Transfer RNA from a Candidatus Peribacteria bacterium, 72 nucleotides, folded computationally.
It matches the Rfam family "tRNA". Rfam classes the family as a transfer RNA.
C1' cells in the first nucleotide's frame, strides 16, 4: 500500500431498521458483632467522529479516526 475484523454504560460483551439491555463493578438499605457472603432497589450512554438513504438508523450505504491480525 491492498485485505479482513472490532469500536456501545467504570470493565466484559449482547442488541442485525421501530422507546438501547444483561452481567459484573458503583450508590443506598436489609440482614450480620464486624467483614465477606447473601437479599431488595437504583445511577450511569449524543452506540468512534462527519455526511448519506429513510416517516424512523446503534442496526444500511459513503468517508475519516483509532486498534488487531493477514497479505505485500
Nucleotide at each position: 500500500g491492498g485485505g479482513a475484523c472490532a469500536g456501545u454504560a467504570g470493565c466484559u460483551c449482547a442488541g442485525u431498521g421501530g422507546u438501547a439491555g444483561a452481567g459484573c463493578a458503583g450508590u443506598u438499605g436489609c440482614c450480620u458483632c464486624u467483614u465477606a457472603a447473601g437479599c431488595a432497589a437504583u445511577u450511569g450512554g449524543c452506540c468512534g467522529c462527519g455526511g448519506g438513504u429513510u416517516c424512523a438508523a446503534a442496526u444500511c450505504c459513503c468517508g475519516c479516526c483509532u486498534g488487531u491480525c493477514c497479505c505485500a